[in-house]
Context: one part of a larger RNA
RNA sequence: UGACGGGGGCCCGCACAAGCAGUGGAGUAUGUGGUUUAAUUCGACGCAACGCGAAGAACCUUACCAAGCCUUGACAUCCCGCGACGGACCCAGAAAUGGGAACUUCCUUCGGGACGCGGAGACAGGUGGUGCAUGGUUGUCGUCAGCUCGUGUCGUGAGAUGUUGGGUUAAGUCCCGCAACGAGCGCAACCCUUAUGCUUAGUUACUACGCAAGAGGACUCUAAGCAGACUGCCGUUGACAAAACGGAGGAAGGUGGGGAUGACGUCAAAUCAUCAUGCCCUUUAUGACUUGGGCUACACACGUACUACAAUGGUAGGUACAGAGGGCAGCUACACAGCGAUGUGGUGCGAAUCUCAAAAAGCCUAUCGUAGUCCAGAUUGGAGUCUGCAACUCGACUCCAUGAAGUAGGAAUCGCUAGUAAUCGCGGAUCAGAAUGCCGCGGUGAAUACGUUCCCGGGCCUUGUACU
Numbered sequence: 001u002g003a004c005g006g007g008g009g010c011c012c013g014c015a016c017a018a019g020c021a022g023u024g025g026a027g028u029a030u031g032u033g034g035u036u037u038a039a040u041u042c043g044a045c046g047c048a049a050c051g052c053g054a055a056g057a058a059c060c061u062u063a064c065c066a067a068g069c070c071u072u073g074a075c076a077u078c079c080c081g082c083g084a085c086g087g088a089c090c091c092a093g094a095a096a097u098g099g100g101a102a103c104u105u106c107c108u109u110c111g112g113g114a115c116g117c118g119g120a121g122a123c124a125g126g127u128g129g130u131g132c133a134u135g136g137u138u139g140u141c142g143u144c145a146g147c148u149c150g151u152g153u154c155g156u157g158a159g160a161u162g163u164u165g166g167g168u169u170a171a172g173u174c175c176c177g178c179a180a181c182g183a184g185c186g187c188a189a190c191c192c193u194u195a196u197g198c199u200u201a202g203u204u205a206c207u208a209c210g211c212a213a214g215a216g217g218a219c220u221c222u223a224a225g226c227a228g229a230c231u232g233c234c235g236u237u238g239a240c241a242a243a244a245c246g247g248a249g250g251a252a253g254g255u256g257g258g259g260a261u262g263a264c265g266u267c268a269a270a271u272c273a274u275c276a277u278g279c280c281c282u283u284u285a286u287g288a289c290u291u292g293g294g295c296u297a298c299a300c301a302c303g304u305a306c307u308a309c310a311a312u313g314g315u316a317g318g319u320a321c322a323g324a325g326g327g328c329a330g331c332u333a334c335a336c337a338g339c340g341a342u343g344u345g346g347u348g349c350g351a352a353u354c355u356c357a358a359a360a361a362g363c364c365u366a367u368c369g370u371a372g373u374c375c376a377g378a379u380u381g382g383a384g385u386c387u388g389c390a391a392c393u394c395g396a397c398u399c400c401a402u403g404a405a406g407u408a409g410g411a412a413u414c415g416c417u418a419g420u421a422a423u424c425g426c427g428g429a430u431c432a433g434a435a436u437g438c439c440g441c442g443g444u445g446a447a448u449a450c451g452u453u454c455c456c457g458g459g460c461c462u463u464g465u466a467c468u
Base pairs, nucleotide, nucleotide: 002467003465004464005463007462008461009460010459011458012457013456015452016451019416020415022413023412026307027306028305029304030303031302032301033300034298035297042053043052064293065292066291067290068289070287073123077122078121079119080118081117082116083115089100090099091098092097105114106113107112125282126281128280129279130278134276135275136271137270138269139267141265146185147184148183149182150181151180152161153160154159165176166175167174191259192258193257194256196227197226198225199224200223201222202221206216207215230253233247234246235245236244237243309409313368314367315366316365317364318363319362325356326355327354330349331348334345335344336343337342375406380401381400382399383398384397385396386395422444423443424442425441426440427439428438
């Protein structure tokens, strides 16, 4: 100087408190440990691993295992030789691959080149090891308010000062003071979005309408520009400051709401399996190809979710209102067939035009009457649909039947302060098919916060120290 203290002072944060809804009990989904296995590929392990890499394992992916098979190789460059190669056909085979028959190059400056095959070796290859050799990228403390430098001054020096003090702020934010004066990285602002208005522009949007043609430029909306919020105005407090509190006007008030943005550094944190890369190892194999299996196992334990245990509900009928997205190997109107998943025909749309598309909770009726039930839906039997070479291992969905646990969850523990929690549905990425996950979108829409004694984490000052 730091770090630490069951030392002190000041301050903050869903940290506690005040509330709401959960997890922990049940069933299922999913990840992990463990066990098992020929293999159950590998990585991630307190917070900061465990619906994580994986925005999607039937084959492929795939790295694992078994069997078959290749050795200049699946991939790259160089040398020599050849002219084919490729697709269709036949045979063997699980395929890779091997054999057979038929057909037969392109460009050219005539040197050669392209493409493929064969041969020799230089070499290729490695998701093999080391993240404690590394780059790059990322998590975390933490969007916490800090971290430093130049010159000067003080100290023998390590260092100090500035950055401390009095106020104030979300903030090392600002004001005042001061042996300091300035500056940099952070804070804030500049960026995107949302809330109001104006101007301009209007088709595919909007308007009158049962619909269309035609018309309009008002409204909605779209998308470009501009205005608007700055403690600017008034009052009180304050040190005549910074600022705080109250008020006016205003769509919005004191950072308006949300996002992007992550200082110096910490954890030899994570990643050699995105990629790159030193060194080591391997080279008829730790490389390559193929088929099949495995990653999906199952006495068990944990994490994260979904669905429930019902009447603020279930079921049946009727009826209303979104936003944001996607669409050509695509989304599909409409009609017909089917109880249905879906099929057949077929129309529009590369989309403000057509379409996915029905929003759901809600509202109005009816029924059930507290039961393991008309709750709940696991499991199982049967029959099907779709995708795809192929659903046995191991897909999703539909119909009929079956109808398990579960009657509100011990100790413990998590999230959330407003359009939030809770609840309700919708879309997208990945994707042939395969979400209860993830990323978005809107609908309905609360309760509570006295306060900072205590628990946890953090910031500043100070004090002690057996640590540095």
Predicted 3D model of a 468-nucleotide part of an RNA (small-subunit ribosomal RNA, 3' major domain) from an uncultured bacterium. Its mean pLDDT, the model's own confidence on a scale to 100, is 85. The RNAcentral record of the full RNA draws on ENA and SILVA.